This is a predicted structure of an 87-nucleotide RNA (c-di-GMP-I riboswitch aptamer) from Syntrophaceae bacterium UBA2192.
The model forms 95% of the base pairs in the Rfam consensus.
RNA sequence: GCCUGAUAAAGGCAAACCAUCCGAAAGGGUGGGGCGCAAAAUCACUGGCCUAAGUCCGAUCAGGGAUAAGGCAGCAGGAUUGCCGGG
Repeated sequence: GCCUGAUAAAGGCAAACCAUCCGAAAGGGUGGGGCGCAAAAUCACUGGCCUAAGUCCGAUCAGGGAUAAGGCAGCAGGAUUGCCGGG
RNA backbone atom coordinates (compact mmCIF):
# COMPACT_ATOMS: atom_id res chain seq x y z
P G A 1 -0.79 3.83 3.58
O5' G A 1 -0.92 2.87 2.31
C5' G A 1 -0.70 3.37 1.00
C4' G A 1 -0.69 2.24 0.00
C3' G A 1 -1.93 1.36 0.00
O3' G A 1 -2.99 1.91 -0.74
C1' G A 1 0.00 0.00 0.00
P C A 2 -4.49 1.60 -0.30
O5' C A 2 -4.74 0.10 -0.77
C5' C A 2 -4.69 -0.24 -2.15
C4' C A 2 -4.74 -1.74 -2.31
C3' C A 2 -5.91 -2.44 -1.66
O3' C A 2 -7.10 -2.37 -2.41
C1' C A 2 -3.93 -3.60 -1.16
P C A 3 -8.52 -2.41 -1.65
O5' C A 3 -8.69 -3.92 -1.16
C5' C A 3 -8.79 -4.97 -2.10
C4' C A 3 -8.74 -6.31 -1.42
C3' C A 3 -9.79 -6.52 -0.34
O3' C A 3 -11.05 -6.86 -0.85
C1' C A 3 -7.68 -7.25 0.45
P U A 4 -12.38 -6.41 -0.04
O5' U A 4 -12.31 -7.23 1.33
C5' U A 4 -12.41 -8.63 1.33
C4' U A 4 -12.10 -9.19 2.71
C3' U A 4 -13.00 -8.69 3.82
O3' U A 4 -14.23 -9.40 3.87
C1' U A 4 -10.74 -8.62 4.52
P G A 5 -15.52 -8.67 4.48
O5' G A 5 -15.35 -8.88 6.03
C5' G A 5 -15.25 -10.18 6.58
C4' G A 5 -15.10 -10.13 8.08
C3' G A 5 -16.25 -9.46 8.81
O3' G A 5 -16.50 -10.11 10.05
C1' G A 5 -14.24 -8.31 9.28
P A A 6 -17.84 -11.02 10.22
O5' A A 6 -17.42 -12.33 11.02
C5' A A 6 -17.32 -13.55 10.36
C4' A A 6 -16.59 -14.58 11.21
C3' A A 6 -16.17 -14.14 12.61
O3' A A 6 -17.22 -14.26 13.54
C1' A A 6 -14.35 -15.17 11.53
P U A 7 -17.26 -13.28 14.83
O5' U A 7 -15.93 -13.61 15.65
C5' U A 7 -15.78 -14.87 16.29
C4' U A 7 -14.46 -14.95 17.01
C3' U A 7 -14.18 -13.84 18.00
O3' U A 7 -14.85 -14.02 19.23
C1' U A 7 -12.26 -14.23 16.69
P A A 8 -15.34 -12.75 20.04
O5' A A 8 -13.98 -12.07 20.51
C5' A A 8 -13.14 -12.71 21.47
C4' A A 8 -11.88 -11.93 21.70
C3' A A 8 -12.04 -10.51 22.21
O3' A A 8 -12.34 -10.46 23.58
C1' A A 8 -10.37 -10.59 20.54
P A A 9 -13.08 -9.18 24.17
O5' A A 9 -11.93 -8.08 24.25
C5' A A 9 -10.83 -8.25 25.13
C4' A A 9 -9.81 -7.16 24.94
C3' A A 9 -10.34 -5.74 25.10
O3' A A 9 -10.44 -5.35 26.45
C1' A A 9 -9.01 -5.88 23.16
P A A 10 -11.49 -4.24 26.85
O5' A A 10 -10.83 -2.88 26.32
C5' A A 10 -9.61 -2.42 26.86
C4' A A 10 -9.10 -1.23 26.09
C3' A A 10 -10.08 -0.08 25.97
O3' A A 10 -10.09 0.74 27.12
C1' A A 10 -9.13 -0.52 23.86
P G A 11 -11.43 0.92 27.94
O5' G A 11 -12.03 2.28 27.37
C5' G A 11 -13.17 2.30 26.55
C4' G A 11 -12.84 2.97 25.23
C3' G A 11 -14.02 3.58 24.50
O3' G A 11 -14.38 4.85 25.02
C1' G A 11 -12.77 2.28 23.01
P G A 12 -15.93 5.26 24.98
O5' G A 12 -16.21 5.54 23.44
C5' G A 12 -15.43 6.51 22.73
C4' G A 12 -15.79 6.52 21.27
C3' G A 12 -17.25 6.77 20.96
O3' G A 12 -17.59 8.15 21.06
C1' G A 12 -16.47 4.98 19.64
P C A 13 -19.03 8.51 21.66
O5' C A 13 -20.00 8.31 20.42
C5' C A 13 -19.74 8.95 19.17
C4' C A 13 -20.57 8.33 18.08
C3' C A 13 -22.07 8.33 18.32
O3' C A 13 -22.65 9.58 18.01
C1' C A 13 -21.39 6.21 17.53
P A A 14 -23.82 10.14 18.92
O5' A A 14 -25.02 9.13 18.66
C5' A A 14 -25.49 8.89 17.33
C4' A A 14 -26.48 7.75 17.32
C3' A A 14 -27.71 8.02 18.16
O3' A A 14 -28.90 7.60 17.50
C1' A A 14 -26.61 6.05 18.92
P A A 15 -30.21 8.42 17.62
O5' A A 15 -31.28 7.44 16.95
C5' A A 15 -31.22 7.14 15.57
C4' A A 15 -32.21 6.06 15.24
C3' A A 15 -33.59 6.25 15.86
O3' A A 15 -34.40 7.10 15.09
C1' A A 15 -32.84 4.05 16.26
P A A 16 -35.35 8.14 15.85
O5' A A 16 -36.46 7.19 16.52
C5' A A 16 -37.31 6.40 15.72
C4' A A 16 -38.04 5.39 16.57
C3' A A 16 -38.88 5.97 17.70
O3' A A 16 -40.15 6.42 17.25
C1' A A 16 -37.59 4.16 18.50
P C A 17 -40.68 7.82 17.71
O5' C A 17 -40.74 7.70 19.30
C5' C A 17 -41.62 6.80 19.93
C4' C A 17 -41.28 6.68 21.41
C3' C A 17 -41.21 7.99 22.16
O3' C A 17 -42.49 8.45 22.55
C1' C A 17 -39.29 6.71 22.66
P C A 18 -42.75 10.03 22.63
O5' C A 18 -41.99 10.47 23.96
C5' C A 18 -42.37 9.94 25.21
C4' C A 18 -41.46 10.47 26.31
C3' C A 18 -41.23 11.97 26.31
O3' C A 18 -42.30 12.68 26.89
C1' C A 18 -39.16 10.86 26.61
P A A 19 -42.61 14.17 26.38
O5' A A 19 -41.44 15.03 27.04
C5' A A 19 -41.36 15.15 28.45
C4' A A 19 -40.13 15.94 28.85
C3' A A 19 -39.95 17.27 28.14
O3' A A 19 -40.74 18.30 28.71
C1' A A 19 -37.90 16.10 28.13
P U A 20 -41.41 19.39 27.74
O5' U A 20 -40.19 20.33 27.34
C5' U A 20 -39.48 21.06 28.33
C4' U A 20 -38.16 21.55 27.79
C3' U A 20 -38.24 22.40 26.52
O3' U A 20 -38.60 23.74 26.78
C1' U A 20 -36.55 20.79 26.28
P C A 21 -39.41 24.57 25.66
O5' C A 21 -38.28 24.99 24.61
C5' C A 21 -37.24 25.88 25.00
C4' C A 21 -36.13 25.89 23.98
C3' C A 21 -36.52 26.26 22.56
O3' C A 21 -36.68 27.65 22.38
C1' C A 21 -35.13 24.37 22.51
P C A 22 -37.70 28.18 21.24
O5' C A 22 -36.96 27.85 19.86
C5' C A 22 -35.75 28.49 19.52
C4' C A 22 -35.21 27.97 18.20
C3' C A 22 -36.19 27.98 17.04
O3' C A 22 -36.35 29.27 16.47
C1' C A 22 -35.04 25.92 17.08
P G A 23 -37.79 29.67 15.90
O5' G A 23 -38.01 28.70 14.65
C5' G A 23 -37.21 28.83 13.49
C4' G A 23 -37.52 27.73 12.51
C3' G A 23 -38.99 27.58 12.13
O3' G A 23 -39.42 28.56 11.19
C1' G A 23 -38.05 25.45 12.55
P A A 24 -40.82 29.27 11.41
O5' A A 24 -41.88 28.10 11.27
C5' A A 24 -43.27 28.31 11.55
C4' A A 24 -44.12 27.47 10.65
C3' A A 24 -43.75 26.00 10.60
O3' A A 24 -44.41 25.27 11.62
C1' A A 24 -43.96 26.84 8.40
P A A 25 -43.58 24.12 12.47
O5' A A 25 -43.52 22.88 11.47
C5' A A 25 -44.71 22.16 11.12
C4' A A 25 -44.51 21.43 9.81
C3' A A 25 -43.47 20.31 9.84
O3' A A 25 -44.05 19.08 10.24
C1' A A 25 -43.08 21.72 7.97
P A A 26 -43.11 17.96 10.99
O5' A A 26 -42.10 17.47 9.85
C5' A A 26 -42.52 16.52 8.87
C4' A A 26 -41.47 16.41 7.77
C3' A A 26 -40.10 15.94 8.22
O3' A A 26 -40.00 14.53 8.29
C1' A A 26 -39.85 17.87 6.92
P G A 27 -39.40 13.83 9.64
O5' G A 27 -38.08 14.66 9.98
C5' G A 27 -36.87 14.45 9.29
C4' G A 27 -36.02 15.70 9.32
C3' G A 27 -35.09 15.86 10.52
O3' G A 27 -33.90 15.10 10.40
C1' G A 27 -36.23 17.88 10.17
P G A 28 -33.15 14.60 11.77
O5' G A 28 -32.50 15.92 12.36
C5' G A 28 -31.47 16.60 11.65
C4' G A 28 -31.17 17.95 12.28
C3' G A 28 -30.65 17.90 13.71
O3' G A 28 -29.27 17.60 13.78
C1' G A 28 -32.34 19.52 13.54
P G A 29 -28.68 16.88 15.11
O5' G A 29 -28.64 18.05 16.18
C5' G A 29 -27.78 19.18 15.97
C4' G A 29 -27.88 20.14 17.14
C3' G A 29 -27.69 19.52 18.52
O3' G A 29 -26.32 19.32 18.83
C1' G A 29 -29.55 20.94 18.56
P U A 30 -25.88 17.99 19.67
O5' U A 30 -26.43 18.29 21.14
C5' U A 30 -25.93 19.40 21.87
C4' U A 30 -26.70 19.58 23.16
C3' U A 30 -26.87 18.33 24.00
O3' U A 30 -25.72 18.02 24.77
C1' U A 30 -28.94 19.42 23.82
P G A 31 -25.37 16.44 25.03
O5' G A 31 -26.45 15.98 26.11
C5' G A 31 -26.41 16.53 27.41
C4' G A 31 -27.62 16.12 28.21
C3' G A 31 -27.92 14.63 28.28
O3' G A 31 -27.08 13.93 29.19
C1' G A 31 -29.91 15.78 27.84
P G A 32 -26.71 12.35 28.86
O5' G A 32 -28.10 11.57 29.09
C5' G A 32 -28.62 11.42 30.40
C4' G A 32 -30.04 10.91 30.38
C3' G A 32 -30.24 9.49 29.89
O3' G A 32 -29.91 8.51 30.86
C1' G A 32 -31.88 10.89 28.93
P G A 33 -29.19 7.11 30.38
O5' G A 33 -30.22 6.49 29.32
C5' G A 33 -31.48 5.97 29.74
C4' G A 33 -32.30 5.55 28.53
C3' G A 33 -31.67 4.43 27.70
O3' G A 33 -32.04 3.16 28.21
C1' G A 33 -32.35 6.21 26.28
P G A 34 -30.94 1.96 28.24
O5' G A 34 -30.87 1.45 26.73
C5' G A 34 -32.03 0.99 26.06
C4' G A 34 -31.79 0.84 24.57
C3' G A 34 -30.67 -0.13 24.24
O3' G A 34 -31.03 -0.84 23.04
C1' G A 34 -30.22 1.96 23.26
P C A 35 -31.69 -2.30 23.08
O5' C A 35 -31.90 -2.63 21.53
C5' C A 35 -33.20 -2.73 20.99
C4' C A 35 -33.25 -2.30 19.54
C3' C A 35 -32.17 -2.85 18.61
O3' C A 35 -32.39 -4.20 18.27
C1' C A 35 -32.56 -0.58 18.12
P G A 36 -31.13 -5.15 17.82
O5' G A 36 -30.90 -4.76 16.30
C5' G A 36 -29.60 -4.72 15.75
C4' G A 36 -29.38 -3.39 15.05
C3' G A 36 -27.97 -3.18 14.53
O3' G A 36 -27.80 -3.77 13.25
C1' G A 36 -28.63 -1.29 15.76
P C A 37 -26.34 -4.42 12.88
O5' C A 37 -25.40 -3.15 12.67
C5' C A 37 -25.65 -2.23 11.64
C4' C A 37 -24.69 -1.06 11.71
C3' C A 37 -23.23 -1.43 11.62
O3' C A 37 -22.81 -1.61 10.28
C1' C A 37 -23.58 0.16 13.35
P A A 38 -21.93 -2.93 9.88
O5' A A 38 -20.48 -2.35 9.58
C5' A A 38 -19.69 -1.82 10.60
C4' A A 38 -18.44 -1.19 10.03
C3' A A 38 -17.52 -2.15 9.28
O3' A A 38 -16.68 -1.40 8.42
C1' A A 38 -16.47 -1.46 11.28
P A A 39 -16.89 -1.27 6.92
O5' A A 39 -16.28 0.21 6.83
C5' A A 39 -17.12 1.30 6.61
C4' A A 39 -17.59 1.87 7.92
C3' A A 39 -18.80 2.78 7.77
O3' A A 39 -19.58 2.67 8.95
C1' A A 39 -17.07 3.97 8.77
P A A 40 -21.15 2.58 8.77
O5' A A 40 -21.75 3.62 9.80
C5' A A 40 -21.60 5.03 9.63
C4' A A 40 -22.23 5.78 10.79
C3' A A 40 -21.79 5.29 12.16
O3' A A 40 -21.86 6.37 13.08
C1' A A 40 -24.07 4.75 11.82
P A A 41 -20.58 7.04 13.66
O5' A A 41 -19.98 7.72 12.35
C5' A A 41 -20.31 9.04 12.03
C4' A A 41 -19.05 9.87 11.95
C3' A A 41 -19.11 11.00 10.94
O3' A A 41 -19.70 12.16 11.50
C1' A A 41 -17.13 9.75 10.61
P U A 42 -20.78 12.98 10.63
O5' U A 42 -19.90 13.74 9.56
C5' U A 42 -18.91 14.68 9.96
C4' U A 42 -18.11 15.15 8.78
C3' U A 42 -18.93 15.59 7.58
O3' U A 42 -19.43 16.91 7.69
C1' U A 42 -17.20 14.15 6.87
P C A 43 -20.81 17.26 6.99
O5' C A 43 -20.47 17.25 5.43
C5' C A 43 -19.53 18.16 4.89
C4' C A 43 -19.35 17.93 3.41
C3' C A 43 -20.64 17.95 2.61
O3' C A 43 -21.06 19.26 2.32
C1' C A 43 -19.26 16.13 1.93
P A A 44 -22.62 19.59 2.26
O5' A A 44 -23.11 18.83 0.95
C5' A A 44 -24.17 19.39 0.18
C4' A A 44 -24.41 18.51 -1.02
C3' A A 44 -25.60 18.96 -1.88
O3' A A 44 -25.40 18.54 -3.22
C1' A A 44 -26.09 16.87 -0.88
P C A 45 -24.52 19.50 -4.19
O5' C A 45 -23.57 18.45 -4.93
C5' C A 45 -22.85 18.84 -6.09
C4' C A 45 -22.46 17.62 -6.88
C3' C A 45 -23.62 16.70 -7.23
O3' C A 45 -24.32 17.15 -8.38
C1' C A 45 -21.83 15.42 -6.38
P U A 46 -25.89 16.78 -8.53
O5' U A 46 -25.92 15.23 -8.85
C5' U A 46 -25.46 14.74 -10.10
C4' U A 46 -25.77 13.27 -10.25
C3' U A 46 -27.18 12.87 -9.87
O3' U A 46 -28.12 13.11 -10.90
C1' U A 46 -25.66 11.39 -8.85
P G A 47 -29.63 13.51 -10.48
O5' G A 47 -30.25 12.14 -9.95
C5' G A 47 -30.53 11.09 -10.86
C4' G A 47 -30.80 9.79 -10.13
C3' G A 47 -32.00 9.78 -9.21
O3' G A 47 -33.24 9.67 -9.89
C1' G A 47 -30.19 8.75 -8.13
P G A 48 -34.52 10.39 -9.25
O5' G A 48 -34.77 9.63 -7.87
C5' G A 48 -35.16 8.26 -7.85
C4' G A 48 -35.19 7.73 -6.44
C3' G A 48 -36.14 8.43 -5.49
O3' G A 48 -37.47 7.97 -5.63
C1' G A 48 -34.05 8.18 -4.44
P C A 49 -38.69 8.98 -5.40
O5' C A 49 -38.75 9.17 -3.82
C5' C A 49 -39.00 8.05 -2.97
C4' C A 49 -38.70 8.40 -1.53
C3' C A 49 -39.43 9.62 -0.99
O3' C A 49 -40.76 9.33 -0.60
C1' C A 49 -37.15 9.76 -0.41
P C A 50 -41.86 10.48 -0.68
O5' C A 50 -41.50 11.39 0.58
C5' C A 50 -41.57 10.88 1.89
C4' C A 50 -41.16 11.92 2.90
C3' C A 50 -41.88 13.26 2.77
O3' C A 50 -43.17 13.24 3.33
C1' C A 50 -39.56 13.62 3.05
P U A 51 -44.32 14.12 2.68
O5' U A 51 -43.93 15.60 3.12
C5' U A 51 -43.84 15.95 4.49
C4' U A 51 -43.19 17.30 4.66
C3' U A 51 -43.89 18.44 3.93
O3' U A 51 -45.00 18.92 4.65
C1' U A 51 -41.54 18.58 3.61
P A A 52 -46.31 19.41 3.85
O5' A A 52 -45.81 20.76 3.15
C5' A A 52 -45.37 21.85 3.94
C4' A A 52 -44.82 22.95 3.08
C3' A A 52 -45.85 23.62 2.17
O3' A A 52 -45.75 25.04 2.26
C1' A A 52 -43.93 22.95 0.93
P A A 53 -46.83 25.82 3.14
O5' A A 53 -46.15 27.23 3.40
C5' A A 53 -46.06 27.76 4.73
C4' A A 53 -44.86 28.68 4.86
C3' A A 53 -44.71 29.70 3.74
O3' A A 53 -45.46 30.88 3.98
C1' A A 53 -42.66 28.57 4.06
P G A 54 -46.33 31.52 2.77
O5' G A 54 -45.23 31.96 1.71
C5' G A 54 -44.30 33.00 2.00
C4' G A 54 -43.22 33.05 0.93
C3' G A 54 -43.73 33.15 -0.51
O3' G A 54 -43.99 34.50 -0.88
C1' G A 54 -42.16 31.41 -0.37
P U A 55 -45.24 34.79 -1.86
O5' U A 55 -44.82 34.12 -3.24
C5' U A 55 -43.72 34.62 -3.99
C4' U A 55 -43.41 33.71 -5.16
C3' U A 55 -44.57 33.43 -6.09
O3' U A 55 -44.79 34.47 -7.03
C1' U A 55 -43.49 31.40 -5.56
P C A 56 -46.29 34.78 -7.49
O5' C A 56 -46.63 33.57 -8.48
C5' C A 56 -45.90 33.41 -9.69
C4' C A 56 -46.22 32.07 -10.33
C3' C A 56 -47.69 31.79 -10.59
O3' C A 56 -48.17 32.42 -11.76
C1' C A 56 -46.70 29.90 -9.59
P C A 57 -49.71 32.80 -11.84
O5' C A 57 -50.45 31.40 -11.98
C5' C A 57 -50.23 30.59 -13.12
C4' C A 57 -50.88 29.24 -12.95
C3' C A 57 -52.38 29.26 -12.75
O3' C A 57 -53.07 29.38 -13.98
C1' C A 57 -51.38 27.78 -11.19
P G A 58 -54.40 30.24 -14.04
O5' G A 58 -55.41 29.47 -13.08
C5' G A 58 -55.86 28.15 -13.41
C4' G A 58 -56.57 27.54 -12.23
C3' G A 58 -57.74 28.36 -11.70
O3' G A 58 -58.92 28.04 -12.40
C1' G A 58 -56.32 27.74 -9.91
P A A 59 -59.93 29.18 -12.79
O5' A A 59 -60.72 29.43 -11.45
C5' A A 59 -61.36 28.36 -10.75
C4' A A 59 -61.69 28.77 -9.34
C3' A A 59 -62.74 29.89 -9.25
O3' A A 59 -63.51 29.72 -8.05
C1' A A 59 -60.74 30.62 -8.28
P U A 60 -65.06 29.90 -8.03
O5' U A 60 -65.48 29.25 -6.64
C5' U A 60 -65.28 27.87 -6.40
C4' U A 60 -65.09 27.59 -4.93
C3' U A 60 -66.18 28.17 -4.04
O3' U A 60 -66.38 27.30 -2.94
C1' U A 60 -64.08 29.02 -3.39
P C A 61 -67.43 26.10 -3.03
O5' C A 61 -66.57 24.86 -2.57
C5' C A 61 -65.74 24.93 -1.40
C4' C A 61 -65.44 23.53 -0.90
C3' C A 61 -64.78 22.64 -1.94
O3' C A 61 -63.95 21.70 -1.24
C1' C A 61 -66.83 21.70 -1.34
P A A 62 -62.64 21.08 -1.92
O5' A A 62 -61.55 22.24 -1.88
C5' A A 62 -60.90 22.60 -0.68
C4' A A 62 -60.27 23.97 -0.83
C3' A A 62 -61.25 25.12 -0.72
O3' A A 62 -60.59 26.25 -0.16
C1' A A 62 -60.24 25.14 -2.84
P G A 63 -60.50 26.35 1.40
O5' G A 63 -59.57 25.15 1.85
C5' G A 63 -58.14 25.27 1.79
C4' G A 63 -57.50 24.08 2.50
C3' G A 63 -57.77 22.74 1.83
O3' G A 63 -56.70 21.84 2.10
C1' G A 63 -58.73 22.76 3.97
P G A 64 -55.46 21.67 1.15
O5' G A 64 -56.15 21.67 -0.30
C5' G A 64 -56.88 20.52 -0.75
C4' G A 64 -56.92 20.49 -2.26
C3' G A 64 -55.56 20.36 -2.94
O3' G A 64 -55.13 19.02 -3.01
C1' G A 64 -56.77 22.11 -3.95
P G A 65 -53.52 18.71 -2.97
O5' G A 65 -53.03 19.16 -4.43
C5' G A 65 -53.49 18.47 -5.59
C4' G A 65 -52.95 19.11 -6.84
C3' G A 65 -51.43 19.26 -6.88
O3' G A 65 -50.78 18.06 -7.29
C1' G A 65 -52.43 21.29 -7.51
P A A 66 -49.29 17.75 -6.74
O5' A A 66 -48.38 18.79 -7.52
C5' A A 66 -48.23 18.68 -8.93
C4' A A 66 -47.41 19.84 -9.48
C3' A A 66 -46.05 20.03 -8.84
O3' A A 66 -45.07 19.17 -9.40
C1' A A 66 -47.15 22.11 -8.97
P U A 67 -43.89 18.57 -8.42
O5' U A 67 -42.99 19.84 -8.11
C5' U A 67 -42.26 20.48 -9.15
C4' U A 67 -41.74 21.83 -8.69
C3' U A 67 -40.79 21.80 -7.50
O3' U A 67 -39.46 21.52 -7.92
C1' U A 67 -42.42 23.48 -7.17
P A A 68 -38.48 20.65 -6.93
O5' A A 68 -37.90 21.72 -5.91
C5' A A 68 -37.21 22.85 -6.38
C4' A A 68 -36.30 23.45 -5.32
C3' A A 68 -35.16 22.53 -4.86
O3' A A 68 -34.06 23.37 -4.48
C1' A A 68 -36.41 23.17 -3.01
P A A 69 -32.79 23.44 -5.43
O5' A A 69 -31.86 24.39 -4.58
C5' A A 69 -31.98 25.79 -4.71
C4' A A 69 -31.85 26.49 -3.39
C3' A A 69 -32.53 25.79 -2.22
O3' A A 69 -31.96 26.26 -0.97
C1' A A 69 -33.73 27.72 -2.77
P G A 70 -31.35 25.22 0.10
O5' G A 70 -32.55 24.91 1.09
C5' G A 70 -32.95 25.87 2.07
C4' G A 70 -33.82 25.20 3.12
C3' G A 70 -33.21 23.94 3.73
O3' G A 70 -32.35 24.27 4.81
C1' G A 70 -35.42 23.49 3.05
P G A 71 -31.19 23.23 5.23
O5' G A 71 -32.02 22.01 5.81
C5' G A 71 -31.53 20.71 5.72
C4' G A 71 -32.63 19.73 6.03
C3' G A 71 -32.19 18.27 6.04
O3' G A 71 -31.65 17.91 7.30
C1' G A 71 -34.13 18.49 4.73
P C A 72 -30.26 17.04 7.33
O5' C A 72 -30.74 15.56 7.01
C5' C A 72 -31.68 14.91 7.84
C4' C A 72 -32.11 13.60 7.21
C3' C A 72 -30.99 12.68 6.79
O3' C A 72 -30.50 11.92 7.88
C1' C A 72 -32.64 12.81 5.09
P A A 73 -28.92 11.96 8.27
O5' A A 73 -28.16 11.58 6.93
C5' A A 73 -28.34 10.30 6.33
C4' A A 73 -27.01 9.75 5.85
C3' A A 73 -25.94 9.63 6.93
O3' A A 73 -25.23 8.42 6.76
C1' A A 73 -25.11 10.91 5.14
P G A 74 -24.85 7.48 8.00
O5' G A 74 -26.19 6.67 8.31
C5' G A 74 -26.70 5.70 7.41
C4' G A 74 -28.08 5.26 7.82
C3' G A 74 -29.11 6.38 7.86
O3' G A 74 -30.37 5.84 7.46
C1' G A 74 -28.98 5.35 9.97
P C A 75 -31.11 6.45 6.21
O5' C A 75 -30.77 5.44 5.03
C5' C A 75 -31.38 4.17 4.96
C4' C A 75 -31.50 3.71 3.53
C3' C A 75 -30.19 3.69 2.75
O3' C A 75 -29.40 2.55 3.01
C1' C A 75 -31.82 4.77 1.46
P A A 76 -27.79 2.61 2.86
O5' A A 76 -27.56 2.56 1.28
C5' A A 76 -27.91 1.40 0.54
C4' A A 76 -27.79 1.66 -0.95
C3' A A 76 -26.44 2.16 -1.44
O3' A A 76 -25.48 1.12 -1.57
C1' A A 76 -28.12 3.47 -2.39
P G A 77 -23.89 1.46 -1.37
O5' G A 77 -23.52 2.33 -2.66
C5' G A 77 -23.57 1.74 -3.94
C4' G A 77 -23.38 2.79 -5.03
C3' G A 77 -22.09 3.58 -4.98
O3' G A 77 -20.98 2.86 -5.50
C1' G A 77 -23.88 5.05 -5.35
P G A 78 -19.51 3.07 -4.83
O5' G A 78 -19.15 4.59 -5.15
C5' G A 78 -18.97 5.01 -6.50
C4' G A 78 -18.80 6.52 -6.57
C3' G A 78 -17.67 7.09 -5.73
O3' G A 78 -16.40 6.96 -6.36
C1' G A 78 -19.60 8.37 -5.40
P A A 79 -15.08 6.73 -5.43
O5' A A 79 -14.81 8.17 -4.82
C5' A A 79 -14.53 9.28 -5.67
C4' A A 79 -14.46 10.56 -4.86
C3' A A 79 -13.55 10.50 -3.65
O3' A A 79 -12.19 10.71 -3.98
C1' A A 79 -15.61 11.45 -3.04
P U A 80 -11.02 9.91 -3.14
O5' U A 80 -11.00 10.67 -1.74
C5' U A 80 -10.67 12.06 -1.69
C4' U A 80 -10.88 12.61 -0.30
C3' U A 80 -10.23 11.82 0.83
O3' U A 80 -8.84 12.08 0.95
C1' U A 80 -12.44 12.34 1.43
P U A 81 -7.88 10.88 1.49
O5' U A 81 -8.19 10.79 3.05
C5' U A 81 -7.84 11.87 3.90
C4' U A 81 -8.50 11.73 5.25
C3' U A 81 -8.15 10.49 6.06
O3' U A 81 -6.89 10.58 6.69
C1' U A 81 -10.47 10.85 6.16
P G A 82 -6.06 9.19 6.97
O5' G A 82 -6.91 8.51 8.13
C5' G A 82 -6.96 9.11 9.41
C4' G A 82 -7.92 8.38 10.32
C3' G A 82 -7.59 6.92 10.60
O3' G A 82 -6.58 6.76 11.57
C1' G A 82 -9.87 7.13 10.11
P C A 83 -5.85 5.31 11.72
O5' C A 83 -6.70 4.59 12.86
C5' C A 83 -6.79 5.15 14.15
C4' C A 83 -7.46 4.20 15.11
C3' C A 83 -6.96 2.77 15.08
O3' C A 83 -5.75 2.59 15.79
C1' C A 83 -9.31 2.78 15.13
P C A 84 -4.69 1.43 15.28
O5' C A 84 -5.41 0.06 15.67
C5' C A 84 -5.60 -0.29 17.03
C4' C A 84 -6.45 -1.53 17.15
C3' C A 84 -5.95 -2.74 16.36
O3' C A 84 -4.90 -3.43 16.99
C1' C A 84 -8.25 -2.46 15.99
P G A 85 -3.83 -4.28 16.06
O5' G A 85 -4.64 -5.58 15.64
C5' G A 85 -5.10 -6.49 16.63
C4' G A 85 -6.01 -7.53 16.04
C3' G A 85 -5.44 -8.33 14.88
O3' G A 85 -4.56 -9.36 15.29
C1' G A 85 -7.62 -7.65 14.35
P G A 86 -3.34 -9.83 14.33
O5' G A 86 -4.07 -10.55 13.10
C5' G A 86 -4.77 -11.76 13.30
C4' G A 86 -5.45 -12.19 12.02
C3' G A 86 -4.53 -12.29 10.80
O3' G A 86 -3.76 -13.47 10.77
C1' G A 86 -6.50 -11.14 10.22
P G A 87 -2.28 -13.48 10.07
O5' G A 87 -2.61 -13.37 8.51
C5' G A 87 -3.34 -14.40 7.85
C4' G A 87 -3.66 -14.00 6.43
C3' G A 87 -2.46 -13.60 5.57
O3' G A 87 -1.75 -14.71 5.07
C1' G A 87 -4.21 -12.05 5.29